[in-house]
Context: one part of a larger RNA
Molecule: large-subunit ribosomal RNA, domain I
Organism: uncultured Verrucomicrobiales bacterium
């Protein structure tokens, strides 16, 4: 030095546990903020550095229900108190809420400076306190240029609105609008109207009640699903894009203006014009005014007001077991039993229907909140006939050209939608039916509104998983978006487990008043002693044997 065994030490693999995650499910909810919000700054306790809670009324203050014998958070010990004249806990309501932040009187390097006016501390100043003073928009006043008057434009007062900012990287709409990439390069193409960036809106949002669809004897708002169908198509016909309709479902709901006519009102250049208000009236089998006959009680409403059933925020009530062993403990075996609308689950010193919360079933609310039903007001709710006088949405529809979207890349390229220019007809009308024409059918543009079914899920609130289980699972089971880094913007960790309870070792050596350890105690254990369940290997040693 090597090798084998044994014991220690280091170390923290493993098992096993869970206080944390992650994924879905149902349900409610789907906003919060100028009455100042989300997010923070500084504060606050008998003692107080963090965390939490609150806010100079500050781990709280009223009040109204609940529960209840304890209590003064996390978090022990001391003090001091509080509390059946109901404290502490829970939940309604409400009061308080510094200072920053949309931040709103200015300004400003967030949490800090400073002012005007009004008012108020017996007053005169100083000084302190209270309340206004932001932009937008809307209405009304007022002053009022360039250019004489008028107007306007600018200013400026009061009055009202309550828009501005955040969230959920979510989901909906419009507006703007890329490239990597595909094509085996690469220019049209493609990726993609994606990604991104702006504005905007709801609990859903867009869309919708035919100028539609497409060939059927035709259907009859819109939305979503399934099919049709990788089909017709499109496409340097490449690469790749990709419909409809018809049919099967989910849900189902349909109405208001304008306009002709008649009226009140107003003003004007008065046989009437123009305005506002009312009434009438809303369509494609055209229909509607104007004339004639006819309808008044029956049905509906997505208005309003009101009722307040029923939920929804505290909680109540809730069967059924003992012995006897083994053992540090009994829930475990053993003997006998009971309940079960409750044998889900946790938890108790080991595996517990009947020991403790609980579960099943059934019960509750002073206050606030959702709102089923009724109720009452409002409002809809008529047709039918003659005639062919009036009306039916104008810089509109078309067109030409430049463009986009259409599955459809210009191409036979229609429909639809912009932009520039041109620019109609009035129901004997006007559009469409994939150039265009005929025919033959469909449909009424140029104005609005509209629930469901249908997307998402930050927070609540039950519940579940052949998802994890501490290098796993969120980055984060633990004071984590912390320590740390970076000048930012931004990167981002590591780190659970004594025991059934601290019963955390009272008292004695040894030592440096250390550290660490011997006894003695606790306790089932202490090789469970806080560097604390188990305790594997790398490495370090000790000890024996054997080899060199």
């Nucleotide at each position: 030095g090597g090798c084998a065994u044994a014991g220690a030490g280091u170390g923290g693999a493993u098992g096993c546990c869970u206080u944390g995650g992650u994924g879905c499910u149902a349900g409610a909810a789907g906003g919060c903020g100028a009455u100042g919000a989300a997010a923070g700054a500084c504060g606050u306790g008998a003692u107080a550095a963090g965390c939490u809670g609150c806010g100079a009324u500050a781990a709280g203050c009223u009040u109204c229900g609940g529960u209840a014998a304890g209590g003064u958070g996390c978090a022990a010990a001391c003090a001091a108190c509080c509390u059946u004249u109901g404290a502490c806990c829970c939940g309604g309501a409400g009061a308080u809420u510094u200072c920053u932040g949309a931040a709103u009187g200015g300004g400003g390097u967030a949490a800090c400076c400073u002012a005007a006016u009004g008012u108020g501390a017996a007053u005169g100043a100083a000084u302190c306190g209270c309340a206004u003073u932001g932009u937008u928009c809307c209405u009304u006043c007022c002053u009022g240029a360039a250019u004489a008057a008028a107007a306007u434009a600018a200013g400026g007062a009061a009055g009202g609105a309550u828009a501005c900012g955040c969230a959920a990287g979510a989901c909906c709409u419009g507006c703007u609008g890329a490239a990597u990439u595909g094509a085996a390069a690469c220019a049209u193409c493609u990726u993609a109207g994606u990604a991104a960036g702006c504005a905007g809106a709801g609990g859903a949002a867009a869309a919708g009640a035919a100028a539609g669809a497409g060939a059927a004897u035709u259907c009859g708002a819109u939305u979503c699903c399934g099919u049709a169908a990788g089909u017709a198509g499109c496409g340097g016909c490449g690469a790749g894009c990709g419909a409809a309709a018809a049919c099967g479902g989910a849900u189902c709901a349909g109405c208001c203006c304008a306009a002709a006519c008649c009226g009140g009102c107003g003003u004007c250049u008065u046989u009437g014009g123009c305005g506002u208000c009312g009434g009438g009236g809303u369509u494609g089998u055209a229909g509607g005014a104007c004339c004639c006959c006819g309808u008044u009680g029956u049905g509906g409403g997505a208005c309003c007001u009101u009722u307040g059933a029923a939920g929804a925020u505290a909680g109540g009530u809730g069967a059924a077991c003992a012995c006897u062993u083994u053992g540090g403990a009994a829930a475990g075996a053993g003997u006998g039993g009971a309940c079960a609308a409750a044998g889900a689950g946790c938890g108790u010193g080991a595996c517990a229907u009947c020991c403790g919360c609980g579960u099943a079933a059934c019960c509750g609310a002073a206050a606030u909140c959702u709102g089923a039903u009724g109720a009452g007001g409002c409002u809809c709710u008529a047709g039918g006939g003659a005639g062919u006088u009036c009306c039916u949405g104008a810089g509109u529809a078309g067109c030409a050209c430049g463009g986009g979207a259409c599955a459809c890349g210009u191409g036979a390229a229609a429909c639809c939608c912009c932009g520039u220019g041109u620019g109609a007809a009035u129901c004997u009308g006007c559009g469409c039916a994939g150039a265009c024409c005929a025919c033959u059918g469909c449909g009424u543009a140029a104005g609005g509104c509209u629930a469901a079914a249908u997307a998402c899920u930050a927070a609540c609130u039950a519940g579940c998983g052949a998802c994890c289980g501490a290098u796993a699972g969120u980055g984060a089971a633990c004071c984590a978006g912390u320590a740390c880094c970076g000048u930012g913007a931004g990167g981002g960790a590591a780190a659970g487990g004594u025991g059934a309870a601290a019963a955390g070792u009272a008292c004695c050596c040894c030592u440096g008043u250390g550290a660490g350890g011997g006894g003695a105690g606790u306790g089932a254990a202490a090789u469970a002693g806080a560097a604390c369940c188990u305790g594997a290997a790398a490495c370090c040693c000790u000890a024996u044997g054997c080899c060199u």